[in-house]
RNA sequence: GGGCAGGUUCCCAAGCGGUCAAAGGGAGCAGACUGUAAAUCUGCCGGCUCUGCCUUCGGGGGUUCGAAUCCCUCCCUGCCCA
Numbered sequence: 001g002g003g004c005a006g007g008u009u010c011c012c013a014a015g016c017g018g019u020c021a022a023a024g025g026g027a028g029c030a031g032a033c034u035g036u037a038a039a040u041c042u043g044c045c046g047g048c049u050c051u052g053c054c055u056u057c058g059g060g061g062g063u064u065c066g067a068a069u070c071c072c073u074c075c076c077u078g079c080c081c082a
Base pairs, nucleotide, nucleotide: 001081002080003079004078005077006076007075010026011025012024018065028044029043030042031041032040046054047053048052058074059073060072061071062070
């Protein structure tokens, strides 16, 4: 340099143009159980003025009524080729 795969919430990770604040697991917080702890179980787990609203899927731009999802460009990671 070329080709392919990928980048999602604190971490791992799923994710079809609308049913997505986004499955599941871990961590964390609270509770139950226990003499204590661990294990196990339950609830919560982006924010707020919470029937709703706002912001968010690597950065920027675009398409669309509507984008994590499609397009362009850039950055980063892994694999293969040279």
Predicted 3D model of an 82-nucleotide RNA (transfer RNA) from a Planctomycetota bacterium.
Its mean pLDDT, the model's own confidence on a scale to 100, is 82.
The organism belongs to Planctomycetota, within Bacteria.
Rfam family: tRNA. Rfam's curators write: Transfer RNA (tRNA) molecules are approximately 80 nucleotides in length.